The RNA shown here (Bacterial RNase P class A) has 368 nucleotides and comes from Galliscardovia ingluviei. The RNAcentral record of the sequence draws on Rfam. The model forms 95% of the base pairs in the Rfam consensus. Its Rfam family is "Bacterial RNase P class A". Rfam classes the family as a ribozyme. NCBI's taxonomy places the organism under Bacteria, Bacillati, Actinomycetes, Bifidobacteriaceae, Galliscardovia. The prediction has a mean pLDDT of 75.
């Protein structure tokens, strides 16, 4: 230069017109001190992911002696956090030449299961092929003996082949060939030492070490988790339907009793109450808020101090055209601006992206 590693940022500009939907000022009308309608006029209006709904948190109603079972999550150690499966530091394992990057990383000696194909054999294994013994047979030579071949009966897991895996690796003793049978190193295992808060590192000393992989198969061990959502909840309340009282009854009627009054029950009508639908309103956006500085921290992240308010719909606004300009495409007219739209709010993971920036670091090769 070049080829890479990581962390952040921006999310085309500027204007004009008409439409929407918050708020707010006039003025005018209704109403009468709360509001509502009309008109004109100002501010203001989507995101890094607003997207998934995956996990924790606020905020709400409901549930709740206590304790166990069952479920689901999570799993290395500190740290941060309101909390977390997030983040951060750091340890171990694997990659990468390195920057750095992946890891559901606990427990296989509680138990139970599983292991395809190939293979002689897959777990307290196994003799194909190869090594070595002996016994037999025939057969050659240099003949009380050798070599080999063929059959039988035996040792052996060093070779060799299979496989993700072969029952610790490897070199030597050692043997008839062989074997942790012995030994040194190298793993592994128990016990102490020393660092280090801690996971774990380091180095010692004993034990020859049959018991190896899968817990993302059930299982075990610890920790943690009550449920349900803003359509969650509250407030005010038409209409029907209830209760409760007044007052009527030539505005049906029945009872008490044959008839009259009265008195009950129903009946009409007027007040009042209590839950409460429809429907209005509330929750609702000033919050674990942003922004800048400066301290403490290796960071994550806190804290202090000054700025500062940046959407609030609800059959659900946020939009279209137009002009310059910027960037891509195109020989040119022109075309095309990425993924993607709030719904009670917040931290985070995970996806989806065009086109640009800006910082730190690595490695290769040259030149000083």
């Nucleotide at each position: 230069c070049g080829a890479g590693a990581c962390c952040u940022c921006u999310u085309g500009a500027u204007g004009a017109u008409c439409g929407c939907g918050a708020c707010u000022u006039c003025a005018g009308g209704c109403a009468g001190u709360a509001g509502u309608u009309u008109g004109a006029g100002g501010u203001u209006g989507a995101g890094g992911a607003a997207c998934u709904u995956c996990c924790g948190g606020g905020c709400u109603c409901c549930g709740c002696a206590g304790a166990g079972c069952a479920c689901a999550a999570u799993g290395g150690c500190g740290g941060a956090u309101a909390a977390c499966g997030u983040c951060c530091g750091c340890c171990c394992a694997g990659g990468g030449u390195g920057a750095c990057c992946u890891g559901a990383g606990a427990g296989a000696u509680a138990g139970c299961g599983c292991a395809a194909c190939a293979g002689a054999g897959a777990a307290u294994a196994g003799a194909c092929c190869g090594c070595c013994g002996c016994u037999u047979g025939a057969a050659u030579c240099a003949u009380u003996g050798a070599u080999g071949c063929a059959a039988g009966c035996g040792g052996u897991a060093a070779g060799g082949g299979u496989g993700a895996a072969a029952c610790g690796g490897c070199g030597g003793u050692g043997u008839a060939a062989g074997a942790g049978a012995c030994c040194a190193c190298c793993g592994g295992g128990u016990u102490g030492c020393u660092g280090g808060u801690a996971a774990c590192a380091g180095g010692a000393a004993c034990c020859g070490c049959a018991u190896g992989g899968c817990a993302a198969g059930c299982c075990u061990c610890a920790u943690u988790g009550g449920g349900a959502g803003c359509a969650a909840g509250g407030u005010c309340a038409a209409g029907c339907a209830g209760a409760a009282g007044g007052c009527g009854u030539u505005a049906a009627g029945a009872g008490c009793u044959g008839c009259u009054c009265g008195c009950u029950c129903g009946u009409g009508u007027c007040u009042u109450c209590g839950g409460g639908u429809a429907g209005a309103c509330u929750g609702c956006u000033a919050g674990a808020g942003c922004u800048u500085a400066u301290u403490g921290g290796u960071a994550a992240c806190a804290a202090u101090a000054a700025g500062u308010c940046g959407a609030g719909a609800u059959g659900g606004a946020u939009g279209a055209u137009c002009a310059u300009c910027c960037g891509g495409c195109g020989c040119a007219a022109g075309c095309c601006g990425a993924c993607a739209g709030a719904a009670c709010c917040c931290g985070g993971g995970g996806u989806a992206u065009a086109a640009g920036a800006g910082g730190u670091c690595u490695c290769c090769a040259c030149u000083u």